Overview
Predicted 3D model of a 151-nucleotide RNA (FMN riboswitch aptamer (RFN element)) from Pseudarthrobacter sulfonivorans. The model forms 97% of the base pairs in the Rfam consensus. It matches the Rfam family "FMN riboswitch aptamer (RFN element)". Rfam describes the family as follows. The RFN element is a highly conserved domain that is found frequently in the 5'-untranslated regions of prokaryotic mRNAs that encode for flavin mononucleotide (FMN) biosynthesis and transport proteins. This element is a metabolite-dependent riboswitch that directly binds FMN in the absence of proteins. In Bacillus subtilis, the riboswitch most likely controls gene expression by causing premature transcription termination within the 5' untranslated region of the ribDEAHT operon and precluding access to the ribosome-binding site of ypaA mRNA.The FMN riboswitch structure, reported in present an FMN-bound six-stem junction, adopts a butterfly-like scaffold, stapled together by opposingly directed but nearly identically folded peripheral domains. The source organism's lineage runs through Bacteria, Actinomycetota, Actinomycetes, Micrococcales and Pseudarthrobacter.

RNA sequence: UACGUGCUCCGGGGUCGGUGUAAGUCCGAACCGGCGGUGAUAGUCCGCGACCCGCGAGCCGGUGCUUCCCCACCUGGGAGGGAACCGGCGGACGGUUGAACCGGUGAAAUUCCGGUACCGACAGUUAAAGUCUGGAUGAGAGAAGCACGUA
Numbered sequence: 001u002a003c004g005u006g007c008u009c010c011g012g013g014g015u016c017g018g019u020g021u022a023a024g025u026c027c028g029a030a031c032c033g034g035c036g037g038u039g040a041u042a043g044u045c046c047g048c049g050a051c052c053c054g055c056g057a058g059c060c061g062g063u064g065c066u067u068c069c070c071c072a073c074c075u076g077g078g079a080g081g082g083a084a085c086c087g088g089c090g091g092a093c094g095g096u097u098g099a100a101c102c103g104g105u106g107a108a109a110u111u112c113c114g115g116u117a118c119c120g121a122c123a124g125u126u127a128a129a130g131u132c133u134g135g136a137u138g139a140g141a142g143a144a145g146c147a148c149g150u151a
Base pairs, nucleotide, nucleotide: 001151002150003149004148005147006146007145008144010142015029016028017027018026030131031130032120033119034048035047036046037045043118044117052095053094054093055091058089059088060087061086062085063084065082066081067080069078070077071076100116101115102114103113104112122134123133124132
């Protein structure tokens, strides 16, 4: 330094005004940008994650059924196996999942500079949500550190 195993910790930002009975949801203006990669810094390039849909080996528990063994012996008691059903955990996986161009500099940039655009899960709401509330004190790409082992 790299890899493996275990553990610890971290791991998403953003609103005002107008109209109106009512809007952080409409209209106008504003604001925000997870993680890894990259000839050079990325919301819009290549991938990943979160939401949603499907599938799920395996593991745990419960229920009755069945089979076999042991003890007792005709009333039963104990131990193991099997498939089924129910509940929980579980990620080896598949699907779905938005948006950028022009000019400049340069060896190199859809990443920088200038200009003009565009995008944003689901559920809820006195009225339609990237910015409010909720699932979520969750999950998570991944980041850092410690211990042990290997090279």